The RNA shown here (transfer RNA) has 75 nucleotides and comes from bacterium (Candidatus Howlettbacteria) CG_4_10_14_0_8_um_filter_40_9.
The prediction has a mean pLDDT of 80.
The sequence is in RNAcentral, with records from ENA.
Its Rfam family is "tRNA". Rfam classes the family as a transfer RNA.
């Protein structure tokens, strides 16, 4: 060079084109306790990045960016 497949909270992961993008874990505060630690409750935190396409896009398309992998060049 082609050509698959992946990209969501700090991390592991869900979300049939429709409602405020939710779990679990980790964070930081509260109850409890003499202290910690368990449990319970409460707070923050994310959809690689740009256009399409639709009344409506994590989700469909199409260009990029990053990873992964497959084939071809290296004579």
């Nucleotide at each position: 060079g082609u050509c698959c497949c992946c990209a969501u909270a700090g991390u592991u992961c869900a979300a049939u084109g429709g409602a405020u993008a939710g779990a679990a874990u980790g964070a930081g505060g509260g109850u409890u306790u003499c202290c910690u630690a368990a449990a319970c409750c409460c707070u923050a935190g994310a959809u690689c990045c740009a256009a399409g396409u639709u009344c409506g896009a994590c989700u469909c398309u199409u260009g990029g960016u990053g990873g992964g992998g497959a084939c071809a060049c290296c004579a």